Context: one part of a larger RNA
């Protein structure tokens, strides 16, 4: 200089109190150890691997195993020789699980050139090929984390023999090296903050497919206040007022105002830590391999089960559970597509096939309201597991989808030590759409609906800054 300390000072953060919900006990999903297996591909392991890569493993993917096949190859370029009913299509027959091997038959061509040949095409060798094969510790590119933490450096000066230091310290203030004052310092760069988006207000434009009004209900006509719609302005800057503060930065409290001190959310991650991950997106340097570690195919495995751990969903019930009737979204997607009314099936679907390439038409809410019943029990709680019957997607659900009906009805009556999230339209707590996707979601990614508690305070744990 640093780093570090069961050193001291300051400050900061759901870091701890203070609260409200879980995890850790049940059962079932998913990962990921360990065992097993012919395989049970690989990777990723403290925080920062373990619903991770993988936005979706019946084949397929697919990289793995076990059989069976090609051997210029599944696709490409150069070269040298061959081939002329050549390349290319078509049918038929054996052989086989299929790739694949073997036979025979019919049709028949581009480019130059009168012709002859040449050239494309095939066939065959050779040089390359091709490897999810090693090496992330040989790299590039990406990425994670310390962290949106406020640091982290530079150029002239000046000071030190020198490594450095100084500016960056120090007194104040802020989320912030954010601003002031002060200093041998003076300026500067990356970050910090702003400019970018989404929200909240309001004005002007803009009115169809939106929105209002009447008239019918398929829609017409009229308008354009509202509401939305998207294009443009405006608006918040400690502007003001008071008091504090050093006549300062700045901070309390008030007006005003739709909003007040960063209004609220995302995008945005400096210099650098971890030889951190990632040669299996992808690129690549060396190694190795080459009738196989390449490649083509059928079936199998990644789905296996004494256990062990994360991470979810469910639930233990009366603030619930049923049964009937009844209300309200906001983003998203629809043509090999989203599908309405209608009718049939309890249902899960199944006929139909109007409308719509979509502010048009379609996919569409549950929590809640409203009235009956259950009355505290393993129950009308919970819903695993098994059984039969069925539907759906798709050649193909046997290993190995996903749903419905009936029938069955397991553990569980709030969970040890010990731990995780959260500070407001947030926690909870209900649905709902979307991506991958033939099908499959309790996973993610997004929406909107209802909507709290509690924070005195920084002595204590963990992190972090900054001076000593």
């Nucleotide at each position: 200089u640093g780093a570090c300390g069961g050193g001291g000072g300051c400050c900061c953060g759901c870091a701890c109190a203070a609260g409200c919900g879980g995890u850790g006990g049940a059962u079932u999903a998913u990962g990921u150890g360990g065992u097993u297996u012919a395989a049970u591909u690989c990777g990723a392991c403290g925080c920062u691997a373990c619903g991770c890569g993988a936005a979706g493993a019946a084949c397929c993917u697919u990289a793995c195993c076990u059989g069976g096949g090609c051997u210029c190859g599944a696709a490409c370029g150069a070269c040298u020789g061959g081939u002329g009913g050549u390349a290319c299509u078509c049918c038929u027959c054996c052989u086989g699980a299929a790739a694949g091997g073997g036979a025979g038959g019919g049709g028949g061509a581009c480019c130059c050139g009168c012709a002859a040949g040449g050239g494309a095409g095939c066939c065959a060798g050779c040089c390359g090929a091709g490897g999810u094969g090693c090496u992330g510790c040989a790299u590039g590119g990406u990425u994670g984390u310390c962290g949106u933490c406020a640091g982290c450096u530079c150029g002239u000066g000046u000071c030190g023999u020198g490594a450095g230091a100084u500016g960056u310290u120090g007194g104040g203030u802020u989320a912030a090296g954010u601003c002031c004052c002060g200093c041998a310092a003076c300026g500067a760069g990356c970050g910090c903050a702003a400019c970018c988006c989404c929200u909240a207000u309001u004005c002007u434009g803009u009115g169809u497919u939106g929105c209002u009004u009447g008239c019918a209900u398929a829609g017409c006509a009229a308008g354009u206040u509202c509401u939305c719609u998207c294009a443009g302005a405006a608006g918040a800057c400690u502007g003001c007022c008071a008091c504090g503060g050093a006549c300062a930065a700045c901070g309390u409290g008030g007006a005003g105002g739709a909003a007040g001190g960063u209004g609220g959310g995302g995008a945005u991650g400096a210099c650098g830590u971890c030889a951190a991950a990632u040669c299996a997106u992808c690129a690549u340097g060396g190694c190795c391999u080459u009738u196989a570690u390449g490649u083509c195919c059928a079936g199998g495995g990644c789905u296996a089960c004494a256990c062990a751990c994360g991470u979810a969903a469910u639930a233990c019930a009366a603030u619930g559970g049923u049964a009937u009737a009844g209300a309200c979204a906001g983003a998203g997607g629809g043509c090999a597509g989203c599908a309405a009314a209608a009718c049939c099936g309890c249902g899960a679907g199944g006929u139909g096939g109007a409308g719509c390439a979509a502010a048009u038409c379609c996919c569409u809410a549950a929590a809640c309201u409203a009235u009956g019943c259950c009355u505290c029990a393993g129950u009308u709680c919970g819903g695993a597991u098994u059984g039969u019957a069925g539907g759906c997607u798709g050649c193909a659900a046997u290993u190995c989808g996903c749903c419905u009906a009936c029938a069955u009805g397991a553990a569980g009556c709030u969970g040890g030590a010990a731990u995780c999230g959260c500070u407001a339209g947030u926690a909870a707590u209900c649905g709902c759409a979307g991506a991958u996707c033939a099908g499959c979601a309790c996973g993610c990614u997004g929406c909107g609906g209802u909507g709290a508690a509690u924070a005195c305070g920084u002595u204590c744990c963990c992190g972090g800054g900054u001076c000593u």

Notes: RNAcentral holds the full RNA, with entries from ENA, Greengenes and SILVA. Small-subunit ribosomal RNA, 3' major domain from an uncultured bacterium, 468 nucleotides, folded computationally.